[in-house]
RNA sequence: AACGCGAAAAGGCAAACCCAUCGUGAGGUGGGGGCGCAAAGCCACGGAACUCCGCUUAGGAGUCGGCCGGGCUACCGAA
Numbered sequence: 001a002a003c004g005c006g007a008a009a010a011g012g013c014a015a016a017c018c019c020a021u022c023g024u025g026a027g028g029u030g031g032g033g034g035c036g037c038a039a040a041g042c043c044a045c046g047g048a049a050c051u052c053c054g055c056u057u058a059g060g061a062g063u064c065g066g067c068c069g070g071g072c073u074a075c076c077g078a079a
Stems, first nucleotide, its partner, number of pairs: 005077002012037002017032006035066001041072003045069003049063005
C1' cells in the first nucleotide's frame, strides 16, 4: 500500500408519521421528524412485491435500490 474486517474518531444518510405539492395509481419531491444503516452512495441488469391498461389468455407500460442478488465507486484504521 492492497484485500478482508469493523473497535474508536470525524462525519454522512434518514424509516414510520405530519404538512405542502406532483401523479389515475403504486409512488415521487420539499420541509419537519428519527426507526435504523459500514456503503441506507450510484446503476432498474435479474428476481420478488406493488400499480395501471388490456383480457378471460396471453401480454404491455410503470413503481420500488431501506426486499433479495449483481455491477461500479468510496471516509477512517484498532484487534
Predicted 3D model of a 79-nucleotide RNA (c-di-GMP-I riboswitch aptamer) from an Actinomycetes bacterium. Of the family's consensus pairs, 95% are formed in the model. The source organism's lineage runs through Bacteria, Bacillati, Actinomycetota and Actinomycetes. Its Rfam family is "c-di-GMP-I riboswitch aptamer". Rfam describes the family as follows. GEMM was predicted in a large-scale screen for bacterial structured RNA regulatory elements.